Description:
Model confidence (mean pLDDT): 86 of 100. The RNA shown here (SAM riboswitch aptamer (S box leader)) has 86 nucleotides. The sequence was found by an Rfam model in a public genome assembly.

[in-house]
RNA sequence: UUCUUAUCAAGAGUGGUGGAGAGAUAGGCUCUGUGAAACCACGGCAACCUGCUUUUUGUAAGGUGCUAAUUCCUGACAGAUGAGAC
Numbered sequence: 001u002u003c004u005u006a007u008c009a010a011g012a013g014u015g016g017u018g019g020a021g022a023g024a025u026a027g028g029c030u031c032u033g034u035g036a037a038a039c040c041a042c043g044g045c046a047a048c049c050u051g052c053u054u055u056u057u058g059u060a061a062g063g064u065g066c067u068a069a070u071u072c073c074u075g076a077c078a079g080a081u082g083a084g085a086c
């Protein structure tokens, strides 16, 4: 990279650096100098995999993930994340 599969109406942010964009994409709508993206620190949420466990509607130690708005809304042979296969 490709394929398979599960989930996507719940939940959870402060500070520092930075300095104009961001929400995948098209349209809409929205966020943003009362500070966007990105990076860093420390938190938090969740429970896909591993672990532990009284085997559970459990736990949250490890690996991911997530932390504006229903995947923000609508469309698509779309996208995101986990696990597995090659």
Stems, first nucleotide, its partner, number of pairs: 002085007013042005021031003025075004043067003048063003051059002071078001